[in-house]
Formats: sequence, C1' cells, structure tokens
RNA sequence: CGGGGAUUAGCACAGUCCGGUAGCGCGCCAUGUUCGGGACGUGGAGGUCGUGGGUUCAAAUCCCACAUCCCCGA
Repeated sequence: CGGGGAUUAGCACAGUCCGGUAGCGCGCCAUGUUCGGGACGUGGAGGUCGUGGGUUCAAAUCCCACAUCCCCGA
C1' cells in the first nucleotide's frame, strides 16, 4: 500500500442477509425464601447500536467517508 472481517447495556454475544417497538446470558439494584449468606423465584434499572454524513415516511440494518482492532497478500 491492496483485499477481507469485527465495532450493539459493565462483560460475552444475537438481531443486519430481506429497513418497521433494540434483545438473550452473566453481572448490577430491589424483593421473597434463610438465623445470616449462597443457590433459587419475582420485579427493576442500565443503550446517542464505533464517529460523521447521505437515502427513506421510517436506518443497528442500505450507501459514502473516517477511527480502532484482527486476518490475508505485497
């Protein structure tokens, strides 16, 4: 320098193909159970979907540029 992949809650990830209410597990908070804790049950909080633009009635999803990380090639 060229090509490809990844970026979504504190952590690990789905959802993207085919645009239409942002989710699961762990963790966290409250509560039930317990003498207390753990485990288990119930409820809850937590997200400018990497950044900036564009298209659209509507974008995590489509298009462009950029940033970071990984792989391949030179």
Record summary:
The RNA shown here (transfer RNA) has 74 nucleotides and comes from a bacterium. The sequence was found in a public genome assembly. Rfam family: tRNA. It is annotated as a transfer RNA. The prediction has a mean pLDDT of 83.